[in-house]
């Protein structure tokens, strides 16, 4: 840097069609990416830049997904 294996949170109601699901409507939630302003980093120039902010995209049963942590390997 990569895959593996394991922890991993948060938000919901009601109505209609359903087998799994899907649709509307208001409502919310941030840890996948995404954008934005920055602490800082820098030869203080170019440039990088969050777990902050936004919520476009994802998500609100469950499953998958999951920033991020640990382990051990290449």
């Nucleotide at each position: 840097a990569c895959g593996g294996c394991g922890g991993g949170a948060g938000a919901g109601u009601c109505c209609c069609g359903u087998g799994a699901c899907g649709g509307g409507a208001c409502g919310c939630c941030g840890a996948a990416g995404g954008a934005g302003c920055a602490a800082c980093c820098u030869c203080c120039c170019c440039g990088g830049a969050a777990u902050c902010u936004c919520u476009c995209a994802g998500g609100c049963c469950g499953a998958a997904g999951g920033a991020c942590c640990g382990c051990a390997g290449u």
Molecule: Glycine riboswitch aptamer
Organism: soil metagenome